[in-house]
RNA sequence: GACGAACGCUGGCGGCAUGCCUCACACAUGCAAGUCGAGCGGGAGGGAGCAGCAAUGCUUCUGAGAGCGGCGGACGGGUGAGUAAUAUAUGAACAAUCUGCCCUGUACUACGGGAUAACACACAGAAAUGGGUGCUAAUACCGUAUAAGACCACAAUAAGGCAUCUUAAAAGGGUAAAAGAUUAAUUGGUACAGGAUGAGUUCAUAUCCCAUUAGCUAGUUGGUAAGGUAAAGGCCUACCAAGGCGACGAUGGGUAGCCGACCUGAGAGGGUGAACGGCCACACUGGAAUUGAGAACGGUCCAGACUCCUACGGGAGGCAGCAGUGGGGAAUAUUGGGCAAUGGAGGAAACUCUUACCCAGCAAUGCCGCGUGAAGGAAGAAGGUUUUCGGAUUGUAAACUUCUGUUAUAGGGGACGAAGAAUGACGGUACCCUAUAAGGAAGCCCCGGCAAACUAUGUGCCAGCAGCCGCGGUAAUACAUAGGGGGCAAGCGUUGUCCGGAAUGACUGGGCGUAAAGGGAGUGUAGGCGGUUGUGCAAGUUAUAUGUGAAAGCCCGAGGCUUAACCUCGGAACUGCAUAUAAGACUGCAUGACUAGAGUGUGGGAGAGGAAAGCGGAAUUCCUAGUGUAGCGGUGGAAUGCGUAGAUAUUAGGAGGAACACCAGCGGCGAAGGCGGCUUUCUGGACCAUAACUGACGCUGAGGCUCGAAAGCGUGGGGAGCAAACAGGAUUAGAUACCCUGGUAGUCCACGCUGUAAACUAUGGAUACUAGACGCAGGAGGUAUCGACUCCUACUGUGUCCGAAGCAAACGCAAUAAGUAUCCCGCCUGGGGAGUACGGCCGCAAGGUUGAAACUCAAAGGAAUUGACGGGGACCCGCACAAGCAGCGGAGCAUGUGGAUUAAUUCGACGCAACGCGAAGAACCUUACCAAGGCUUGACAUCCUCUGACGUGUAUAGAAAUAUACAUUCCCUUCGGGGCAGAGAGACAUGUGGUGCAUGGUUGUCGUCAGCUCGUGUCGUGAGAUGUUCGGUUAAGUCCGUCAACGAGCGCAACCCUUAUAAACAGUUGCCAAUAUUAAGUUAGGAACUCUGUUUAGACUGCCGUGGAUAAACACGGAGGAAGGCGGGGAUGACGUCAAAUCAUCAUGCCCCUUACGUCUUGGGCUUCACACGUGCUACAAUGGGCAUUACAAAGAGCAGCAAGCUGGUAACAGUAAGCGAAUCUCAAAAAAGUGCUCUCAGUUCAGAUUGUGGGCUGCAACCCGCCCACAUGAAGAAGGAGUUGCUAGUAAUCCCGAAUCAGAAUGUCGGGGUGAAUGCGUUCCCGGGUCUUGUACACACCGCCCGUCACGCCAUGGGAGUCGGGAGUACCCGAAAUCGGUAAGCUAACCUAAAGCAAUUUGGGGGACAGCCGCUUAAGGUAAGAUCGAUGACUGGGGUG
Repeated sequence: GACGAACGCUGGCGGCAUGCCUCACACAUGCAAGUCGAGCGGGAGGGAGCAGCAAUGCUUCUGAGAGCGGCGGACGGGUGAGUAAUAUAUGAACAAUCUGCCCUGUACUACGGGAUAACACACAGAAAUGGGUGCUAAUACCGUAUAAGACCACAAUAAGGCAUCUUAAAAGGGUAAAAGAUUAAUUGGUACAGGAUGAGUUCAUAUCCCAUUAGCUAGUUGGUAAGGUAAAGGCCUACCAAGGCGACGAUGGGUAGCCGACCUGAGAGGGUGAACGGCCACACUGGAAUUGAGAACGGUCCAGACUCCUACGGGAGGCAGCAGUGGGGAAUAUUGGGCAAUGGAGGAAACUCUUACCCAGCAAUGCCGCGUGAAGGAAGAAGGUUUUCGGAUUGUAAACUUCUGUUAUAGGGGACGAAGAAUGACGGUACCCUAUAAGGAAGCCCCGGCAAACUAUGUGCCAGCAGCCGCGGUAAUACAUAGGGGGCAAGCGUUGUCCGGAAUGACUGGGCGUAAAGGGAGUGUAGGCGGUUGUGCAAGUUAUAUGUGAAAGCCCGAGGCUUAACCUCGGAACUGCAUAUAAGACUGCAUGACUAGAGUGUGGGAGAGGAAAGCGGAAUUCCUAGUGUAGCGGUGGAAUGCGUAGAUAUUAGGAGGAACACCAGCGGCGAAGGCGGCUUUCUGGACCAUAACUGACGCUGAGGCUCGAAAGCGUGGGGAGCAAACAGGAUUAGAUACCCUGGUAGUCCACGCUGUAAACUAUGGAUACUAGACGCAGGAGGUAUCGACUCCUACUGUGUCCGAAGCAAACGCAAUAAGUAUCCCGCCUGGGGAGUACGGCCGCAAGGUUGAAACUCAAAGGAAUUGACGGGGACCCGCACAAGCAGCGGAGCAUGUGGAUUAAUUCGACGCAACGCGAAGAACCUUACCAAGGCUUGACAUCCUCUGACGUGUAUAGAAAUAUACAUUCCCUUCGGGGCAGAGAGACAUGUGGUGCAUGGUUGUCGUCAGCUCGUGUCGUGAGAUGUUCGGUUAAGUCCGUCAACGAGCGCAACCCUUAUAAACAGUUGCCAAUAUUAAGUUAGGAACUCUGUUUAGACUGCCGUGGAUAAACACGGAGGAAGGCGGGGAUGACGUCAAAUCAUCAUGCCCCUUACGUCUUGGGCUUCACACGUGCUACAAUGGGCAUUACAAAGAGCAGCAAGCUGGUAACAGUAAGCGAAUCUCAAAAAAGUGCUCUCAGUUCAGAUUGUGGGCUGCAACCCGCCCACAUGAAGAAGGAGUUGCUAGUAAUCCCGAAUCAGAAUGUCGGGGUGAAUGCGUUCCCGGGUCUUGUACACACCGCCCGUCACGCCAUGGGAGUCGGGAGUACCCGAAAUCGGUAAGCUAACCUAAAGCAAUUUGGGGGACAGCCGCUUAAGGUAAGAUCGAUGACUGGGGUG
């Protein structure tokens, strides 16, 4: 885009079309084929007249139904079952044919005869119907005559053609006709010839799928003869021959009416075969004839199935005609009007008949046209929707004003269609006029992308959507609804089908190295294609002409309906087929010539080319003997195994089999597979040189045939080594493996089979052409030379990890093409199912070859890119390892966590990067948890109204919150009010309730790792690359050099703080060298020193040497310096990753609660305890413990505070009290260290848990549940398994001091100083990280992806003992009707004959026809054995999917 459509929602009018696509299923009822009295006999009934009283009779007119006869029922109408060719289309042929009615012409139309329906009578039967007797007519039937012409036999002669032949044809011979009617104008009949129309037959070409259908055929193919037909012919029969068809697809199976045309498409094509038109076939199913010019939808006979009637004896029927009914189905109309028109049948005609046809009805089924109003109208109304609350939008839309009248309704008029007098179903229709009133007339689909059109609410992976991709898990432009918008419009969507897009089967117009796809290789048949040149022919080809290509349709131009659809006319076209003529380039055919292709000859050399026979040495193994002694062998390490019965090792001799080291090479040969010691024989091919010969002999190659690695199979040999299977030993969680020790088939030979491989260059063969460069092999020619493997030239083969153009998706290919062209073959058409199943062929088997479908997915795949990853590679770094020191893991305790428990043990944090974490400090409070008791505008904020208190004290109740009672009682003011408190109403307030996966902010981590990017340019189709790689160097993408890159940004470094040195300035509360002084820097004094604070200086590879390309960066060493190569430490954290952590710091969207999930109070809990883990403290002791004595810090804190001193107490502490808001006073004693004494290796004079008793402190309050002191008690623990942590110098280790939090409560945390080591070879390994590179089927990125079994559900499918059914064929049996043949004793009007009779007529015989009987053929039916297709089947096989 289209439709004979259907379904959903909706629906105003008209015109023109169309309307059972399914069950060729069954049909009630009515109609659809009759007509002619001018062929015939006759005539119910009726009218008129006459006669008659009437009945009735006569005359005349009209005339139904039936019958005989004629013509028509073979047309028209329906349907598409069958049919793959007895069909259809196109074009031919009939010298092999027929043709009623119609037209033209010629000739004729004479004489006779006997019957029979109707009718009448009686009869049988339920009916349908039937027979009997008697009468009668014809354009019915029969005999005879005639014969122009026809036909038959014979055929001289002439002409023609197309092979048999055809035409004309004298004379004579033979055969066959007729019908009349009627108004007298006609009309019919017979014969012959011609025409027209229609039909029959034949030929050529074309006409769907399957080769998993490859062979078919006995009347089959042909001939002769006879028969038959309108007609040729195996059409039929007899005989003879053995043919005919087939890979150019026979035969078989499936499907199907064919065409003009219709739909689509740029075309070529593809699909379809409704309506209209042509042809065919069919008429309930099957068979058969009759009549006829012609044959059967509404004719006949028979058989079968079904339906109906029946008196049970027997009969009737055929809508795939028009309506209509049932059924089937998603689905398809009225039991209408009329012969007025067009056409048909009969008739002389009038006319009759006509569901053909013309009309109307139903259906938006389609096409076309029209309408549902037009113009103006901003307060941009109301309402709706939305909102950032301002607005925006619906929207000139509406209202309102002014118009119009298509349509609608009412009234009036009123056709054409009728030519030709009459006749109009449609129809009072179309059309015209008048009036009325915007009045009656809009829906459907869509709005994530494709693809025009967006918001809100609801929902919450639910409900749902979906053509593909895909939406939906609490902010959905994708679901549903609403508003708005987009598209089409009396329709709009959906579904189905076809074409297009699809170059996705490619003729036009594709491909095959890696995406699907080159046959494993050769040879060669058919076929396809084919070198140069001459001549002829004209098959292909081209041109012209003629015939045909029906009409309709398409296209163009006109015309008619108001327009259009529609219709009419004209043209063009119908690209085709046939015939004729011409041309002669190209192809072809025939014939002649040529040598460039191909082949032969001659002369050479190369080679693991093939086959057979023989020979050789090294090595392994085995046997024999000698020497010799304890191991050998094997592995990562072992063991099994061999060996004292003498192995391994070694020496000598022997046996046997297999393979041929070095040479050996991207060297050679072969078609491929493949071929490797040497010699001989036989043998194939290629190459070079030559140019003698042939003269296109060529290329390719479906089938066919041959070859074809390894493994495997068969028969017979052989068997040294190796070695599937197998055995043992190891390894391992296991180890049916990898490793080891053995070991059988096999490997070897001969003969045969198999026929496959990543049979690969994943690249078929041939020919020609298209820059170069560098090799190797073979022979040849040339140059130079004494001498060519070497140099040059042309050729053949084989290579390059070279390469231009070109090609290619890229990778890459590139004269050995994947380039440019031609020819031939093979193969491909999404993935899986599956190279499977079934069938065929081959094979001994294994199996091979050919080779599907159902079903299922939306991908599978190629090449390249960026990452990530690797038990890949290279380089580098880090307390990463190593080297060390000290630990943890064992014990007790502290603390956190898990788990368990509980009314509650609040919550969060979970590898590193949770676990002495949030918490810098849970007895109440904190507190979020639990129990109980209370409050409800609330404990807290804002707004409104009213009141004036609130509070405090006391008492009572209570666990308290709270309640009640008594007493007491406001403040400020600009006088408006405000503060505070209480009461009340509602807006609200509140929430440590949920979501860290809705968020902000903050933080952790990789990681203080050196990275992460951008602009411009360049390269690439692109993703991307380059820069950022590379060579050095660095702590560093730090710097240098180079480079299609040049620059830049965030990071690094530096700038900041601190510490180490110095200087200047400043000297109190700090300092004290000199001078005095004191118990004391205590005081006077000093400003030097220390120290404090501020400001400066200093370090930059600056200098020297060496190395580093000769250079630079830089490295090493040195000098100087307090400090040397970023001096030490800190702060500082790139792009990003982990949906990392936090809604319980805070903030916050959404959701949830609102007499509670809010708030107040008391008590309890967070402190539990079988257990497990993390982090710490203290120890296990002598480098120690105890006692005594004696030195040296830094950094801090302090008024609800630090507290000296004094007194008491064993002590914790208490009492009292100076100083100090602090360089002044206090905390404050520093401790380890030093010195002296003691303990002597023990569960101790170690260790201190636990427990008891008595005290102290803080605090409303130490029971749950604090800390401290004293005395007593004195547990585990004797150095900690596997494993694991920290640390590289003022570091580890060790020793004390302080602070924050805090009423009290540190073994934690954050700081401070004292003492003060050991080790570092080095980067193989473990962990983490960086750069480059490589592989990848990963991209949620290896915690990835993914394979197979098993279990369960579902789906389709193969096999299967079988079972059931279908269609087709074969053989046999039976055999209706019917044709034909035979017979016919039965029967018989016409004609002939005989007899009788006056005649009418009768009888006999003949002839002829028929019944009957027999035979051939034969439908339906039956029987039998197979083949084939389908359904189903216990069980079973694999497959797909979840």
This is a predicted structure of a 1442-nucleotide RNA (small-subunit ribosomal RNA) from an uncultured bacterium. Its mean pLDDT, the model's own confidence on a scale to 100, is 83. It matches the Rfam family "Bacterial small subunit ribosomal RNA".